[in-house]
A computed fold for a 576-nucleotide part of an RNA from an uncultured bacterium, annotated as small-subunit ribosomal RNA, 5' domain. Rfam family: Bacterial small subunit ribosomal RNA. The full RNA is in RNAcentral, with records from ENA. Its mean pLDDT, the model's own confidence on a scale to 100, is 82.
Context: one part of a larger RNA
């Protein structure tokens, strides 16, 4: 003077930060990575059109019986008039209306008509079943693309891990950008479904059908790859960059659509970010650790790898590191920085923020452009859970929480509003990253607990040489003022052009009001700022070092009093 601190006594308010240093102990539960129907059949589901079948209802025709009425005119239809009604609709209209539906007087016209009882025909309506299309909403399956990024944790590593500077003429690269050539024809399955079966599940076996931007052949080839020639140029040894023949060889997918397009797909070149490798330097103790090493050093052929290599293999050779500390032990993640220091040093490596490793342990591949892959696979180990004992599931060093260890360290909280990531053309889903908010004086910064005045120097208290001193302008008292809290109104930015705010009725801003609701911890022998009474009598007890205490203790305990720092004070532990 510093801390991710702890403990002890207090403890108003805000800002901003910051919180398993130990058991890389073991996890209940719930979240943390999907997204695309505009890549595909397909299954649901809801509207709507059409056809078929069945049903129920409603009126209407037609044919036969029976009554009744009819040329002194039935029935429908029309003109002209009366009464009722008259919503929407239609109809006509000179745009002011007028009409419709019932009843009825009358009048043209003319020959069948009412009622019933019965057969029978197509009609309209409405429900329900099927098939068919068209639309729109879901989405198990196959496909794509993400899942290797975000995030967490430091076991392991003393190492080309990392820092720093270089080198790839030994190298890859998905999305994205710029360019540039193209994107013709074909063709066989398979999930999902169905049906059969196995098993307690997890699941898994047959048979049959079916699509794609899934897959496999052909075709074409400027570029491009491999073999062979000629030749320029250049460089840092192998060698690199062209130019120009000749052979061989290799590609695709297509959806949408308002037919304007627009998102894709394939080969070649760049190009921007990511990354592999390799090397100079640097980079903790032990010599009570002194000799290590056989794929070990080099070659040469094989083989791997995007790539140089003993990377890996056969054969030859006998080398190769070490006191400029090899080897082997311990002990550690490493920088940027932090912390102290006048510095040059010395600790440190929480939090941010850059690399590395690592996901129960040990192993190994797959798939992909990238992974030997935290919430993928497989195998072996511990553990744990379920079983029908035949077999199965799991992996919190993702965020919360739990038991446990421990001096010690948070909430199973809101939101995807903002930033920023994934999929999609969009809309939009999805995100415990990320924004907030919950706890905790764990730090740091800031206010506050109240200001002026007030002398009968009050009362109490302490002390006394009994006058007095001190406590002490301190209180009372009078005036004044409201920061913070409380309480009552209003009310953001953060968001971009429209919509869209977890935080939030929060920041902040007005009012009215009352001195009210808001100090404690150490210390007082010397180093050290700050003194007396009492009690105790080498006891109790105090202590960082010196040291006090055995009858007048400024050092043990209390009180009055001073002193120091304050929402903190001391203590302890580390570091300088």
């Nucleotide at each position: 003077g510093a801390u991710g601190a702890a403990c002890g006594c207090u403890g108003g308010c805000g800002g901003c930060g910051u919180g398993c240093c130990u058991a890389a102990c073991a996890c209940a539960u719930g979240c943390a990575a999907g997204u695309c129907g505009a890549a595909c059949g397909g299954u649901u589901u809801a509207a709507g059109g059409u056809g078929u079948a069945a049903g129920a209802c409603g009126g209407a025709g037609u044919g036969g019986g029976u009554u009744c009425a009819g040329u002194a005119g039935a029935a429908g239809c029309g003109g002209c008039g009366g009464u009722c009604g008259g919503a929407u609709g239609g109809a006509u209209u000179u745009u002011g209306g007028u009409c419709u539906g019932a009843u009825u007087g009358u009048u043209g016209u003319g020959a069948u008509g009412u009622a019933u009882c019965u057969a029978u025909u197509g009609c309209g309506u409405c429900u329900u079943a099927c098939a068919u299309c068209u639309u729109g909403a879901a989405u198990a399956g196959u496909g794509g693309c993400g899942a290797a990024c975000g995030g967490g944790u430091g076991a392991g590593u003393a190492a080309c891990a990392c820092g720093u500077g270089g080198a790839u003429a030994a190298c890859c690269u998905g999305c994205c950008c710029u360019u540039u050539a193209c994107u013709g024809g074909g063709g066989a399955a398979u999930a999902a479904c169905a049906c059969u079966g196995a098993g307690a599940a997890a699941u898994c076996a047959g048979u049959g059908c079916u699509a794609a931007u899934a897959c496999c052949g052909c075709a074409u080839a400027a570029g491009c790859u491999c073999u062979u020639g000629u030749u320029u140029u250049c460089g840092c040894a192998u060698g690199a960059a062209g130019a120009u023949g000749a052979g061989a060889g290799g590609a695709a997918a297509g959806g949408a659509u308002u037919u304007a397009u627009u998102c894709g797909g394939u080969g070649a070149a760049g190009g921007a970010g990511g990354g592999g490798u390799c090397c100079g330097c640097g980079u903790c103790u032990g010599a009570u650790u002194a000799g290590u090493u056989a794929g070990u050093u080099g070659g040469u052929g094989g083989g791997g790898u995007a790539a140089a290599g003993g990377c890996u293999u056969a054969c030859c050779a006998a080398g190769a590191c070490g006191a400029c500390g090899a080897u082997c032990a311990g002990u550690a993640g490493c920088c940027g920085a932090u912390c102290u220091g006048a510095g040059a040093g010395g600790a440190u490596g929480a939090c941010c923020g850059g690399c590395c490793a690592c996901a129960u342990u040990g192993g190994g591949a797959c798939u992909g452009a990238g992974a030997c892959a935290c919430g993928g696979c497989c195998c072996a180990a511990a553990c744990u859970c379920c079983u029908a004992c035949g077999g199965g599931a799991g992996g919190c060093a993702g965020c919360a929480g739990u038991g446990g260890g421990g001096a010690a360290u948070a909430u199973u909280g809101c939101a995807c509003a903002a930033u920023g990531g994934g999929g999609g053309g969009a809309a939009c889903c999805c995100u415990g990253a990320u924004g907030c908010a919950g706890c905790a004086a764990c730090g740091c910064c800031g206010c506050g607990u109240g200001a002026a005045g007030g002398a009968u120097g009050a009362a109490g208290g302490u002390u006394u040489u009994c006058g007095g001193a001190u406590u002490g302008u301190a209180a009372a008292c009078u005036u004044c003022u409201a920061u913070c809290g409380a309480u009552g109104g209003g009310g953001a930015u953060g968001a971009a052009a429209a919509a869209u705010g977890a935080c939030a009725g929060u920041a902040c801003c007005c009012a009215a009001g009352u001195a009210a609701g808001a100090a404690g911890c150490c210390c007082c022998g010397g180093c050290u700022a700050a003194c007396u009474a009492c009690g105790u009598g080498c006891c109790a007890g105090c202590a960082g070092c010196c040291g006090c205490g055995g009858u007048a203790a400024u050092a043990c305990g209390u009180a009055g009093g001073g002193g120091g720092c304050a929402a903190g004070c001391g203590u302890u532990a580390u570091c300088c």